The prediction has a mean pLDDT of 78.
The RNA shown here (c-di-GMP-I riboswitch aptamer) has 93 nucleotides and comes from Paenibacillus typhae.
Lineage of the source: Bacteria > Bacillati > Bacilli > Paenibacillaceae > Paenibacillus.
RNAcentral holds the sequence, with entries from ENA.
The model forms 95% of the base pairs in the Rfam consensus.
C1' cells in the first nucleotide's frame, strides 16, 4: 500500500428506563440524565422487512352542515431489523 477484523481503545456512539420540556396527526423524533450495547450504532429510505394512517378513495350510521365508526393506502417513521451503497477510525500476528 492493498487485504482482512483474532487483540487493543487516548477517544467516538449511545438501548431500555426517566425527565413529560420542544416538534409531529401518529409511528416517531430532538434534547437531558443514563450505560444494554458497538469496528462502522457515522451518512444514504434504494430493495425487502416492521410501525403509524392526517391527508385520501371507499364503505356504514345519523345526517343534509357535515360529524362519527370500519376497510384500503405512504406523500411519514425505523440506517441499534436484513441487504445494497458511500466515506472514514484502530491495528497485534
Nucleotide at each position: 500500500a492493498a487485504c482482512u477484523u483474532u487483540a487493543u481503545a487516548u477517544g467516538g456512539c449511545a438501548a431500555a428506563a426517566u425527565u413529560c420540556u420542544c416538534c409531529g396527526a401518529a409511528a416517531g423524533g430532538a434534547a437531558a440524565u443514563g450505560a444494554c450495547g458497538c469496528a462502522a450504532a457515522g451518512c444514504c429510505a434504494u430493495g425487502g422487512a416492521u410501525c403509524u394512517a392526517c391527508a385520501g378513495u371507499c364503505u356504514c350510521a345519523g345526517u343534509u352542515u357535515u360529524u362519527g365508526g370500519g376497510a384500503c393506502c405512504a406523500g411519514g417513521a425505523u440506517a441499534g431489523c436484513c441487504a445494497g451503497g458511500u466515506u472514514g477510525c484502530a491495528g497485534c500476528c